The RNA shown here (transfer RNA) has 72 nucleotides and comes from a Candidatus Poseidoniales archaeon.
The same sequence occurs in records of 2 taxa.
Model confidence (mean pLDDT): 83 of 100.
Rfam family: tRNA. About the family: Transfer RNA (tRNA) molecules are approximately 80 nucleotides in length.
Lineage of the source: Archaea > Methanobacteriati > Thermoplasmatota > Candidatus Poseidoniia > Candidatus Poseidoniales.
The RNAcentral record of the sequence draws on ENA.

């Protein structure tokens, strides 16, 4: 240059048109002499930006940006 994969909570990652969820962290309590672990509650994402289709988009199209690999 050209393919293609991937971006979603502070980390990891589910979600293939109809309310965005787990885990782990972190925050409160309970348990303990106390810290760990254990249990119970919370708190934290307008889905990488910007169009467009559609009643309705993380989900489909187009473009542009970070990442990753492949070719040349």
């Nucleotide at each position: 240059g050209c393919c293609g994969g991937c971006g979603u909570a502070g980390c990891a990652u589910a979600g293939u048109g109809g309310u965005a969820g787990u885990g782990c962290u972190c925050c409160u309590g309970a348990u303990u002499u106390g810290u760990a672990a254990u249990c119970a509650g919370g708190c934290g994402g307008u889905c990488g930006g910007g169009a467009g289709u559609u009643c309705g988009a993380a989900u489909c199209u187009c473009c542009c940006c970070g990442u990753c690999g492949g070719c040349u």